[in-house]
Context: one part of a larger RNA
RNA sequence: CUGGGCUUAAAGGGUCCGUAGGCGGUGUCCUAAGUCCUUCGUGAAAGCUGCCCGCUCAACGGGCAGAGGUCGGGGGAGACUGGGACACUUGAGGGCGGGAGAGGCCGGCGGAACGGCGGGUGUAGCGGUGAAAUGCGUCGAUAUCCGCCGGAACACCAGUGGCGAAGGCGGCCGGCUGGAACGCCCCUGACGCUGAGGGACGAAGGCCGGGGGGAGCGAACCGGAUUAGAUACCCGGGUAGUCCCUGCAGUAAACGGUGGGCGCUAGGUGUGGGGAGUCUCGACCCUCCCCGUGCCGCAGGGAAACCAAUAAGCGCCCCGCCUGGGGAGUACGGGCGCAAGCCUGAAACUC
Repeated sequence: CUGGGCUUAAAGGGUCCGUAGGCGGUGUCCUAAGUCCUUCGUGAAAGCUGCCCGCUCAACGGGCAGAGGUCGGGGGAGACUGGGACACUUGAGGGCGGGAGAGGCCGGCGGAACGGCGGGUGUAGCGGUGAAAUGCGUCGAUAUCCGCCGGAACACCAGUGGCGAAGGCGGCCGGCUGGAACGCCCCUGACGCUGAGGGACGAAGGCCGGGGGGAGCGAACCGGAUUAGAUACCCGGGUAGUCCCUGCAGUAAACGGUGGGCGCUAGGUGUGGGGAGUCUCGACCCUCCCCGUGCCGCAGGGAAACCAAUAAGCGCCCCGCCUGGGGAGUACGGGCGCAAGCCUGAAACUC
């Protein structure tokens, strides 16, 4: 490379947008580049294949024939692909309508809890554990009541629920703003899918940079225990950090361990959103349709576990990735970063 693969054996890029490229709906006409047929030319010799012959055989050599090309010219075919023209509406997009939602950003507000401070009541303990001790407390703690201040997070509602491309998003109100579903079938008329490079976003931690903030928690650190020891698990403290603004970083068991798109292939049962029908004074209930999200299950698939219209089934298109274990996500080189480090990524050797 050909091939076979990628839920769990090696293997889906963290996610999306999008460049080149690859791929591309329905009808008619034209074209003839791809494609197919035919004919002519050419494809030196040697070599290769077949047959025959010569050295005693063979290697080797000789003769004849053949094969061998994305090849060139002419003629023809017109289904399919491509190119051109015109048209279409089912793909895609737009419009209108009433709804759903922790989608994002900004501002404001609220209560519970917690800590601190002030005051009242009150007195000898509190706290903590397996048991203790360190610790706090007669300068009045713990408990309890009132007031004030502060930071962080939002109990119940809450759901196998909703939203988002992913990361992720949860008190209430307001402002700005993104997307999706459904209904009408009004408009455009293939405007599409994927996407090497590239760009943007990207939990926690790092803090790595600057500024603020700091209640609780809490790496490091200091004590108390435990233990043979205890650089731990348990207990008392506690700095960075955790929070906000701004900038960097760019990782993850970034997981559904399952890339994206389209079509097709039994059903049953929940649930969220929208719509239609039926019924009604109006609803509920019930039936059906579309979208989302779960469970069960047939065919089929699978090594099995299991998957099964949200496929891991049946097909097509595009991208990424794998190719025995260790060495190693290391070394070196390059790129990026302030740094930590990230991306790319071997070999010797060894089993």